[in-house]
The RNA shown here (transfer RNA) has 72 nucleotides and comes from a Nanobdellota archaeon. The sequence is in RNAcentral, with records from ENA. The coordinates come from a structure-prediction model, not an experiment, and the mean pLDDT is 80.
RNA sequence: GCCAGAGUGGUGUAGUGGCUAGCAUAAGAGACUGUGGAUCUCUUGACGCGGGUUCAAUUCCCGCCUUUGGCC
Numbered sequence: 001g002c003c004a005g006a007g008u009g010g011u012g013u014a015g016u017g018g019c020u021a022g023c024a025u026a027a028g029a030g031a032c033u034g035u036g037g038a039u040c041u042c043u044u045g046a047c048g049c050g051g052g053u054u055c056a057a058u059u060c061c062c063g064c065c066u067u068u069g070g071c072c
Stems, first nucleotide, its partner, number of pairs: 001071007010025004018055001026044006048064005
């Protein structure tokens, strides 16, 4: 330099154009308990950046950034 994949709460992941962006974990609060742990309930918190297509984009297209693998 070329090709391909990936980027979603603090962390790990699901989500093939619309329906509250789901789950687990974490953190905070409460219930329970003699205390702690476990369990239960509630809350907090996310689509890498910029543009395009569309009535509507996490999703499709282009560029950039980061990262992984391959080729030279």